[in-house]
RNA sequence: CUGCACUAGUCGGGGAGCCAGCGGUGCCCUGUUGCCUGCAAUCCGCUAUAGCAGGGAUGAAUUCCUACUUUAGGGCUUGCGAUGUGUCGACUGACCCCGGUAAGCGAUGUUGACGUUUCGGUCUUGCGCAACGGAGUCCCGUGAACUAUGUCAGGCGGGGAACCGAGCAGCAUUAAGCGGAUCGCUUCGUGUGCCGCGAGGGCGCCGGAACCGAGUUGGCUGCCGCUGUAACGGAUGGGUCGCAUUGCUCGACGGUAGGUGUGCAG
Numbered sequence: 001c002u003g004c005a006c007u008a009g010u011c012g013g014g015g016a017g018c019c020a021g022c023g024g025u026g027c028c029c030u031g032u033u034g035c036c037u038g039c040a041a042u043c044c045g046c047u048a049u050a051g052c053a054g055g056g057a058u059g060a061a062u063u064c065c066u067a068c069u070u071u072a073g074g075g076c077u078u079g080c081g082a083u084g085u086g087u088c089g090a091c092u093g094a095c096c097c098c099g100g101u102a103a104g105c106g107a108u109g110u111u112g113a114c115g116u117u118u119c120g121g122u123c124u125u126g127c128g129c130a131a132c133g134g135a136g137u138c139c140c141g142u143g144a145a146c147u148a149u150g151u152c153a154g155g156c157g158g159g160g161a162a163c164c165g166a167g168c169a170g171c172a173u174u175a176a177g178c179g180g181a182u183c184g185c186u187u188c189g190u191g192u193g194c195c196g197c198g199a200g201g202g203c204g205c206c207g208g209a210a211c212c213g214a215g216u217u218g219g220c221u222g223c224c225g226c227u228g229u230a231a232c233g234g235a236u237g238g239g240u241c242g243c244a245u246u247g248c249u250c251g252a253c254g255g256u257a258g259g260u261g262u263g264c265a266g
Base pairs, nucleotide, nucleotide: 001266002265003264004263005262006261009058010057011056012030013029014028015027020047021046022045023044024043035055036054037053038052039051064259065258066257067256068255069254073250074249075248076247078244079243080242081241082240083239085237086236087235088234091233093232094229095228098225099224100223101222103221104220105219106217107216108215115211116210117209118208119207120206121205122204123200124199125198126197127196128195129193130192131190132189133188134187135186136185137184139180140179141178142177148173149172150171151170156165157164158163
């Protein structure tokens, strides 16, 4: 160096998370192809030689291992932005309540503001009057078979007759009763009253008279102060997402360099 056979190795890797730690299943990223079966997140299996058990393929090589490097991607930190959340009213920007002021606006005022005095009303109560409601009376109508009155047809009775008598129906006027609608009269009652008289009361409001002589008001804006609220603004804590940079860290695929077994035969 060549041939044959074997073995080590390889048949994905990485990130975050979990874990005392190391792997796996699960999530995410990545590799043009790139093992199979069983176990396994209220976990499965191991112990720094760090998946376990069983099976298969390839197999000393551009494989594999080591170091360095580019870099997809991930994690942490920092900054900005967005979004929602907790806290703070001893945050005062904001909002509300109350009070004050009278700078501005407005209203009112020499047709006399504000104020002072006085007289009244509103208020309470007594009497009266009215109103309303009730009752009665007056008035009208009706209204007595026999049990009111008057007149009593017919009929009945007495009488020689004239007449007389009792008296039904009818008619009229009435009693008791019933009905009616206005006025009038009497009486009773009523927290009804632009009413009258008197007494009381008098904080407020309204009105009149007299005096005074220029402001008054506090409706709106402004300013000041007090109380409260936490919607907005502000401060602050922590969360999620996006972007970006700086810094740190891990890092697939790739690239470079180096290393790389045994036996037999020739």
Overview: The RNA shown here (Bacterial large signal recognition particle RNA) has 266 nucleotides and comes from an Oscillospiraceae bacterium. The RNAcentral record of the sequence draws on ENA. The coordinates come from a structure-prediction model, not an experiment, and the mean pLDDT is 75. It matches the Rfam family "Bacterial large signal recognition particle RNA". About the family: The signal recognition particle (SRP) is a universally conserved ribonucleoprotein involved in the co-translational targeting of proteins to membranes.